[in-house]
RNA sequence: CAGGACAAGUAAAUAAUAGCUCAUAUAAUUCUGAGAAUACGGCUCAGAAGUCUCUACCAGACAACCGUAAAUUGUCUGACUAUGAGUGAAAGUGUACCUGAG
Numbered sequence: 001c002a003g004g005a006c007a008a009g010u011a012a013a014u015a016a017u018a019g020c021u022c023a024u025a026u027a028a029u030u031c032u033g034a035g036a037a038u039a040c041g042g043c044u045c046a047g048a049a050g051u052c053u054c055u056a057c058c059a060g061a062c063a064a065c066c067g068u069a070a071a072u073u074g075u076c077u078g079a080c081u082a083u084g085a086g087u088g089a090a091a092g093u094g095u096a097c098c099u100g101a102g
Stems, first nucleotide, its partner, number of pairs: 001100004005095001019087007026056001029049007041066002050057001058078007
């Protein structure tokens, strides 16, 4: 120097990360414009607000409501993203030991 082996502990030392959990943000929400459907229907596109905040702003189910018109409403369940904290592997780093070369 290289390889092996060992270890994650006390028989040497180090550091972070994935993942998981919690907290904050935001209510996966609200408003507006244009288009579209019509009780087997209730949607699509664009813009804005919302956050000491980047991104996202949907999906499913149930119920109500609208007597054919232009407007939906409520409830429940399910994430991502940002930041902070806790926990925390594998790999890596490393070494008492073994082998080989110098």